[in-house]
Molecule: transfer RNA
Organism: Chlamydomonas priscui
RNA sequence: GCCGAGAUAGCUCAAUGGUAGAGCGGUAGAUUGAAAAUCUAUAGGUUACGGGUUCGAUCCCCGUUCUUGGCA
Numbered sequence: 001g002c003c004g005a006g007a008u009a010g011c012u013c014a015a016u017g018g019u020a021g022a023g024c025g026g027u028a029g030a031u032u033g034a035a036a037a038u039c040u041a042u043a044g045g046u047u048a049c050g051g052g053u054u055c056g057a058u059c060c061c062c063g064u065u066c067u068u069g070g071c072a
Stems, first nucleotide, its partner, number of pairs: 001071007010024004018055001026042005048064005
């Protein structure tokens, strides 16, 4: 340089156009002599950034940045 994949909660990841969720982790409570485990509740999001299409975009299109795989 060329071709592709990806960026969503603290971490790992879902969500194929109609109110963004799960597991782990955090906090509080139940339980325990005290913990661990278990159960319940709860907090936490500018869906990388900027535009476009659409009544409506995490999703479709364009550009930018970053990460990553392949080829040279």